[in-house]
Formats: sequence, C1' cells, structure tokens
RNA sequence: AGAGCAGGACAAAUGGCCGCUGCUUUGCUUUAUUGCAAGGGGGAGGAAAGUCCGGGCUCCACAGGACGGGGUGCUGGGUAACACCCAGUCCCGGUGACGGGCAGGAAAGUGCCACAGAAAGGAAACCGCCCCACGCCAUAUCGUGGAUAUGGGGUGGAGUAAGGGUGAAAGGGUGAGGUAAGAGCUCACCAGUCCCGUCGGUGACGACGGGAGCUAUGCAAACCCCACCUGGAGCAAGACCAAAUAAGGGAACGUUUGAGGGUGGUCCGCCCAAGUUCCCGGGUAGGUCGCUUGAUCUCGAUGGUAACGUCGAGACUAGAUGAAUGGUCAUUGUCCCUGAUCAGGUGACUGCUCAGGGAAACAGAACCCGGCUUAUGGCCUGCUCUGACA
Repeated sequence: AGAGCAGGACAAAUGGCCGCUGCUUUGCUUUAUUGCAAGGGGGAGGAAAGUCCGGGCUCCACAGGACGGGGUGCUGGGUAACACCCAGUCCCGGUGACGGGCAGGAAAGUGCCACAGAAAGGAAACCGCCCCACGCCAUAUCGUGGAUAUGGGGUGGAGUAAGGGUGAAAGGGUGAGGUAAGAGCUCACCAGUCCCGUCGGUGACGACGGGAGCUAUGCAAACCCCACCUGGAGCAAGACCAAAUAAGGGAACGUUUGAGGGUGGUCCGCCCAAGUUCCCGGGUAGGUCGCUUGAUCUCGAUGGUAACGUCGAGACUAGAUGAAUGGUCAUUGUCCCUGAUCAGGUGACUGCUCAGGGAAACAGAACCCGGCUUAUGGCCUGCUCUGACA
C1' cells in the first nucleotide's frame, strides 16, 4: 500500500424567529380541569420497519385422564420466556484473522434413490477373464477317407465383482499369499462400524488398549420412532359514563264520570280519541379509563470465562387518535471535489494550513417488553493475509 476479519460508539451541535401536541403554574371565567390568556417545562429509533418467534397484560374456555394436532431437537449454562443469547463438543468452509451448521434415531418398521446402466442395497454377469461340452477353420506330427497337439473363432452350460463401461452413489483401501480365473477366501498394515475396559471431562465428547464380524450406502426438511414443551383470541383486548332507539319492568292519570291531541292569541264550543306522561332498563353516536413506573434507565460495588445475576445510590425519559414531534436563518463541526502553499517518503502516496463549491443516509412511536430478520450513513479500535522497502 492492497485485500479482508471481528468489535464498539454515534446518528451533527449551539442560538434566534415562526409553528404543532401533551403536562404544569398563575390570573380571569364556567354548572363542570368548561374555556381563554400569560409563563415554565417535555416531545421518535437503532432499526420506531417486517409482524417472524417469545412473554407480560386483558377477555373467553377449562374436574381429571387418554388419543390426536402443533412445536423444539449436539452438550452445559443464562432468562419471565424463546426458534434468542453465552461457553463448549463434533462436522464443514477459509492460507489466515475468523465464519457457518436444516447436528436425536437409518442395526424398530415401512418407503424412496430421477436419467444412465446388466444390476441401486444382504443386488447384479453387458463387455472382459476363466473352466467344461459340442461343431468349424488353420498349422504341426503320426500317418492316410483318420487320430493327436497347439492356436483362432462359434454355440451352449458353469464360475468370477480383479479390469472396462454407466452413474451423485456399484457393497472398504494398498500389498502379498491363494486360485482355472477371481474374490476378506487368508494374512499384514491402514480407514471405518459396533462392543468391552482404563483415564480425562458435569456433559456433548476426547485419548489409549483389547475384541468381533470383515464393512450393513444415502435420504427422517419421506412416513415414522424417541425425549421435552404446548388452550383460544387479541388494546378494534377489556372496563366505565352516556345523547338516540327497540324489547322488557314499574308508577300515576284515564277509556262517554273522556287522560291526551287538533283548531285557536286565550276561554267556551266543535272534532278525533284509548291510551298518555314519568321513572327504571338498555347502550348507538360521543367521551373517559386501559396509557405508560417498567423483567425501566444511569452510576458504583460484587459473583461469574461469558450470557447474566445480586446489592446500594440516583433518575423519570413522547403518549398523539383526521393521529403532534416541524420550518427557516446564522455560526461551528464532519465528509467529498477542485486549486494553492509547506512538510514527509526512492516511489505509489500521505499529512498541515488556506480559498471556492458541494453533501449528510435508512427511515416516523400507536398497549408494553425481550429477541430475530431486513434497510442504512460516515467514524473509531483490535486483528489477519499478500506485496514492496529497511
């Protein structure tokens, strides 16, 4: 210098002016924290997002048990809980820093393995190899219408998994013995499986020794088996106040002893007339609560490798709902580009200062937490590999 790996903190700052939305104080006001005015103070995030997991909270359901369904799946720990986190084991990837794992059981059972290939799992004979039988051809010998031997080829039968070929995968590897040819058929070494023992570890597992059969392959994100966990719906949960309206209940007055209504300025009169009025109830519109003090945050001490726990002190940090949290100006800071000066270096290049211009991402709470995932800007720290120079 280039290429990377891991982690951390931040999400520009200050001030002026104009706004928005809650809280609070004072004054006036109102039936009423009803309304108005003035002052003070608060006002998005690391992901507020996706709504994928887990919990709190609320309502509904629920004697107990079993089946079924769903979820999780190496070990130990953390936690309110988790599919999350921490520390490990084993396997895989990377030269490395480091990263990833959809990691129980395939010797409980069933099933599957496309295409190709003869055969796809206690298998299989296509080519090849080997043996036997029967014909054919050639050569040689004996010898003469034949016999024998060798070689080649054909047909049939048997053996063979060494070699070829197919395939992602062909039933351990290398060597020797063995055989008609071969083969764990036998032996030595190596790899792997299972069993036993000793040692280390809480454990997953590791190290070592012995034995067995020679080897039984992959897929469980196929069914399945094993172990553990597991009701449903969600703040549009739910609770309260309550205009309006129906059902229902009650009381009073009343049905020619005429309540009530119409006409009408009022009374009389006339007309209609069997119900009328009030209360309760109910809960639509609307409003209030739920609502933000909480598995909270900061600092310190302490236990733990860590995740995290315990103790002490302090802090209060948005609660909107046709949905606020904004706009603008100035100064400073950060980064980028261009130009100039100076300095360092062999060099690629780097740094200081100045001037001009430009840029600032992803994104917006809606009951609240813990995670995961995704989006995104520059900054800082530690580490690795490569190259050059000393």
The RNA shown here (Bacterial RNase P class A) has 390 nucleotides and comes from a Desulfobacteraceae bacterium. Of the family's consensus pairs, 94% are formed in the model. A source record names the gene rnpB.